[in-house]
Background
This is a predicted structure of a 73-nucleotide RNA (transfer RNA) from an uncultured Erysipelotrichaceae bacterium.
RNA sequence: GGGGCUUUAGCUCAGCUGGGAGAGCGCAUGGUUCGCAAUCAUGAGGUCGCGGGUUCGAUCCCCGUAAGCUCCA
Numbered sequence: 001g002g003g004g005c006u007u008u009a010g011c012u013c014a015g016c017u018g019g020g021a022g023a024g025c026g027c028a029u030g031g032u033u034c035g036c037a038a039u040c041a042u043g044a045g046g047u048c049g050c051g052g053g054u055u056c057g058a059u060c061c062c063c064g065u066a067a068g069c070u071c072c073a
Base pairs, nucleotide, nucleotide: 001072002071003070004069005068006067007066010025011024012023013022019056027043028042029041030040031039032038049065050064051063052062053061
């Protein structure tokens, strides 16, 4: 220098054919308990790496770019 993969909640990750942003763990509050643990219920938490474009509409498609992993030279 060139190719491929990844980037979504605090962490690990889903997201199918473009239309609802989600799960588990964690966190907060409440119930059960003398208390803890455990369990149940409810809730908070996200510029979907960043900047543009296409579209009525983008996590998803196109272009550029950053970071990480990897292959080739």
Rfam family: tRNA. It was read from a public genome assembly. Model confidence (mean pLDDT): 82 of 100.